[in-house]
RNA sequence: AGCGGGAUGGUGUAGCAAGGCAGCAUCCCGGGCUCAUAACCCGGAGGUCGUCGGUUCAAAUCCGACUCCCGCUA
Numbered sequence: 001a002g003c004g005g006g007a008u009g010g011u012g013u014a015g016c017a018a019g020g021c022a023g024c025a026u027c028c029c030g031g032g033c034u035c036a037u038a039a040c041c042c043g044g045a046g047g048u049c050g051u052c053g054g055u056u057c058a059a060a061u062c063c064g065a066c067u068c069c070c071g072c073u074a
Base pairs, nucleotide, nucleotide: 001073002072003071004070005069006068007067010026011025012024013023020057028044029043030042031041032040050066051065052064053063054062
């Protein structure tokens, strides 16, 4: 320098092929159960989807540039 993969709550991830109010697990908080703890069950908080633009009525998703991480080639 070129190419490929990745970036989504604190952590780990799905969703992207066919755009339509962002889901799951865990952690945390509250409650139930229990003599009590764990386990189990119920509820809640927590994300402006790496950044900045563009397209669109509407973008995590499509387009462009850039940043960071992993790998391959030279």

A computed fold for a 74-nucleotide RNA from a Nannocystaceae bacterium, annotated as transfer RNA. Taxonomically the source falls in Nannocystaceae (Bacteria, Pseudomonadati, Myxococcota, Nannocystales). It matches the Rfam family "tRNA". The coordinates come from a structure-prediction model, not an experiment, and the mean pLDDT is 83.